[in-house]
Context: one part of a larger RNA
RNA sequence: CUGGGCGUAAAGGGCGCGUAGGCGGCAUUGUGUGUCGGAUGUGAAAUCCCUGGUUUCAAGCCAGGAACUGCAUCCGAAACUGCAAUACUUGAGUCUCGUAGAGGGAAGCGGAAUUCCUGGUGUAGAGGUGAAAUUCGUAGAGAUCAGGAGGAACAUCCGUGGCGAAGGCGGCUUCCUGGACGAUGACUGACGCUGAGGCGCGAAAGCGUGGGUAGCAAACAGGAUUAGAUACCCUGGUAGUCCACGCCGUAAACGAUGAGUACUAGCUGCAGUGGGUAUUGACCCCUGCUGUGGCGCAGCUAACGCAUUAAGUACUCCGCCUGGGGACUACGGCCGCAAGGUUAAAACUC
Numbered sequence: 001c002u003g004g005g006c007g008u009a010a011a012g013g014g015c016g017c018g019u020a021g022g023c024g025g026c027a028u029u030g031u032g033u034g035u036c037g038g039a040u041g042u043g044a045a046a047u048c049c050c051u052g053g054u055u056u057c058a059a060g061c062c063a064g065g066a067a068c069u070g071c072a073u074c075c076g077a078a079a080c081u082g083c084a085a086u087a088c089u090u091g092a093g094u095c096u097c098g099u100a101g102a103g104g105g106a107a108g109c110g111g112a113a114u115u116c117c118u119g120g121u122g123u124a125g126a127g128g129u130g131a132a133a134u135u136c137g138u139a140g141a142g143a144u145c146a147g148g149a150g151g152a153a154c155a156u157c158c159g160u161g162g163c164g165a166a167g168g169c170g171g172c173u174u175c176c177u178g179g180a181c182g183a184u185g186a187c188u189g190a191c192g193c194u195g196a197g198g199c200g201c202g203a204a205a206g207c208g209u210g211g212g213u214a215g216c217a218a219a220c221a222g223g224a225u226u227a228g229a230u231a232c233c234c235u236g237g238u239a240g241u242c243c244a245c246g247c248c249g250u251a252a253a254c255g256a257u258g259a260g261u262a263c264u265a266g267c268u269g270c271a272g273u274g275g276g277u278a279u280u281g282a283c284c285c286c287u288g289c290u291g292u293g294g295c296g297c298a299g300c301u302a303a304c305g306c307a308u309u310a311a312g313u314a315c316u317c318c319g320c321c322u323g324g325g326g327a328c329u330a331c332g333g334c335c336g337c338a339a340g341g342u343u344a345a346a347a348c349u350c
Stems, first nucleotide, its partner, number of pairs: 003322004007304002012318001014201004021194003025088001027086005034080001035077008049065006091191001092188004096183004103177007110154001115149007125136002162169002206247006215241002220236004258317006266295011299306002323350003332343004
């Protein structure tokens, strides 16, 4: 390479939008690109294969045949594929009515708590631990009451609940805004799926400039512990955590499971929303769609397990793997202010 694979053995891109490309519903007609049949020409010789001959055999050599799976031209076929035209509605989308939601952005507001400040009451401890000490306190602490300041986060509700493509999203109100779902018809008429490059989004930490800083807290300091203790425990404490703008572009970015479509027993819970039945009405009961869980058959799997939310049965497209170490490395390229990221070897070794 051909293959075989990618939940846990190596292997799904962190996620989306989308270019090229690949693939693509139903019907009719045309064409004849691919495709199929036939004919002709060509496809050097040697080699391979078959038959015969020759060296007493054999290898070898000689003769003949076949073959050379290809290419070109001509004649034909029209199912499939392509192309052209026309038509369709089930895929896709639009309109109408309604629904749920921590989906996103901005502004404003609220209460509890921690800390600090001021004042009152009040007196000797408080704090912390396994035990202590560092620490705070007679210059009045801790406790308690009243007032004030400021920052950050939103208890209960909260739920294998909801929303979002992923990262992620949780006090309340207003404004702006994306998506989803259900129902009824109407409309467009394949407008679809995937997606190399590309573009955008992307937790935390980190970086730049300016602000902010209550609590927490890398680094750091001190107290303990210990043989030591550059730790675990304690007292402090700066970056940071917060805001604005700009970078970074990583993660056990996980369901360790790419996206789409179709098909393949069921039972049961939750969320959203229809229909039927029933009723004065809310329930109950039956049933449909969408999402999210538990269990389970066939099937699959090395096993564990998965099982209509597939890891089953198939198809389309993309990404990726190919023994361990060396190596999420070196060199080079690209990106970055830097930290570094991304792409990515070899020698050697087992």
The part of an RNA shown here (small-subunit ribosomal RNA, central domain) has 350 nucleotides and comes from a metagenome.
Its Rfam family is "Bacterial small subunit ribosomal RNA".